[in-house]
């Protein structure tokens, strides 16, 4: 330099054109308990950036940024 792939919640992962973007763990509140842990109920929390296509984009196209792989 060329090319493939990945980027979603604090973490690990779903959702591949259309519903309020979903779950587990973690966090907070409440209940329980003499207290703690465990268990139960509830709450908050995310689509890497820009442009485009589309009635509609996490999803498709182009460019950029960052991680990983391959070739030179």
């Nucleotide at each position: 330099g060329c090319u493939c792939u990945c980027a979603u919640a604090g973490u690990u992962c779903a959702a591949u054109g259309g519903a309020u973007a979903g779950a587990a763990c973690a966090a907070g509140a409440c209940a329980c308990u003499c207290c703690u842990a465990a268990c139960g109920u509830c709450u908050a929390g995310a689509u890497c950036c820009g442009c485009g296509u589309u009635c509609g984009a996490u999803u498709c196209g182009c460019g950029g940024u960052g991680g990983g792989g391959g070739c030179a």